[in-house]
RNA sequence: CCGCGCGGGAGAGUUCUCACGCCGCCAGCGUGAGGCGCCGAAGGAGCAACCUCCCCGGAAUCUCUCAGGCCCAGCGACCGCACGG
Numbered sequence: 001c002c003g004c005g006c007g008g009g010a011g012a013g014u015u016c017u018c019a020c021g022c023c024g025c026c027a028g029c030g031u032g033a034g035g036c037g038c039c040g041a042a043g044g045a046g047c048a049a050c051c052u053c054c055c056c057g058g059a060a061u062c063u064c065u066c067a068g069g070c071c072c073a074g075c076g077a078c079c080g081c082a083c084g085g
Base pairs, nucleotide, nucleotide: 001085002084003083005081006080007079008078013036015035016034017033018032019031020030021029022028037070038069039068043066044064045063046062050058051057
C1' cells in the first nucleotide's frame, strides 16, 4: 500500500402531488414515481494553503452538487483493532 472482518462514524423534508396495495368507504398506513426545498463524508469535478524555492508532480474534512443522500436501519469519508498478501 492492497484485500477481508469487527468497532466508532456527521449533515439535510416526519414536505407536496400522483399511481398502486392494505381497508366495505372515508381516514390512516405502506411501496414506487415525480415536483419543490435542503445536505456533503461514497464516487466525480474545481481552487490551492502546503510539500524550503522555480518547473514537473502531489495535495484538504475548502468549493461545486453530476452522481449520491435527507425518521430509524443500511450506506458512508475518516479513525482504531485483527488477519492475509
Predicted 3D model of an 85-nucleotide RNA (Glycine riboswitch aptamer) from a soil metagenome. The model forms 90% of the base pairs in the Rfam consensus. Rfam family: Glycine riboswitch aptamer. From the family's description: This family represents the bacterial glycine riboswitch. Gene Ontology term of the family: glycine biosynthetic process.